[in-house]
C1' cells in the first nucleotide's frame, strides 16, 4: 500500500427494499413472600458516521472511521 469480511438497545442476538426495528439476558416500577429468591405483570433502551438510489433503506452503491483476516 491492495483485496474480502464485520459493525443493529448496556451484554449477546433477529429483521425478502413496504416494521411501532423483534427476542433473551442484565436494568427500573409493581405484584406475589414474613423476608430473599424464583414467579407474573408492565417500562426504558439500538440500525458506527456523511453522501447517494428508491414513493420508501437496518437492508442496495459510494466514500469515512474502527475491528479481524488475507497478499506485499
Nucleotide at each position: 500500500g491492495c483485496c474480502g469480511c464485520c459493525a443493529u438497545c448496556g451484554u449477546c442476538u433477529a429483521a425478502u427494499g413496504g416494521c411501532c426495528a423483534g427476542g433473551a439476558c442484565a436494568c427500573c416500577g409493581c405484584u406475589u413472600u414474613c423476608u430473599c429468591a424464583a414467579g407474573g405483570c408492565g417500562g426504558a433502551a439500538a440500525u458506527a458516521c456523511g453522501g447517494g438510489u428508491u414513493c420508501g433503506a437496518c437492508u442496495c452503491c459510494c466514500g469515512u472511521u474502527g475491528g479481524c483476516g488475507g497478499c506485499a
About this RNA
A computed fold for a 72-nucleotide RNA from a Patescibacteria group bacterium, annotated as transfer RNA. Rfam family: tRNA. Rfam links the family to the GO term triplet codon-amino acid adaptor activity. From the family's description: Transfer RNA (tRNA) molecules are approximately 80 nucleotides in length. Its mean pLDDT, the model's own confidence on a scale to 100, is 81. It was read from a public genome assembly.